[in-house]
């Protein structure tokens, strides 16, 4: 250079053209506890950026950006 995957709270994940985008761990409060921790109960917090279709897109598609794979060149 081409090619093919993959991008979703802090971290891991799950999901689908019409949901309030769900879990788990994390941290943040209350309860427990003599005190921690462990439990129980609440909370916070995510669709990588741009265009296209589309009544409607996080999902479908293009480009981009980043990561990861594999093929090419490497005189």
């Nucleotide at each position: 250079g081409c090619c093919c995957c993959c991008a979703u709270c802090g971290u891991c994940u799950a999901g689908u053209g019409g949901u309030u985008a769900g879990g788990a761990c994390a941290c943040c409060g209350c309860u427990c506890u003599u005190u921690c921790a462990a439990g129980g109960c609440g909370g916070c917090a995510a669709c990588g950026g741009g265009g296209g279709u589309u009544c409607a897109a996080u999902u479908c598609u293009c480009c981009c950006u980043g990561g990861g794979g594999g093929c090419a060149c490497c005189a």
Transfer RNA from a Candidatus Aerophobota bacterium, 75 nucleotides, folded computationally. The sequence was found in a public genome assembly. Its mean pLDDT, the model's own confidence on a scale to 100, is 81.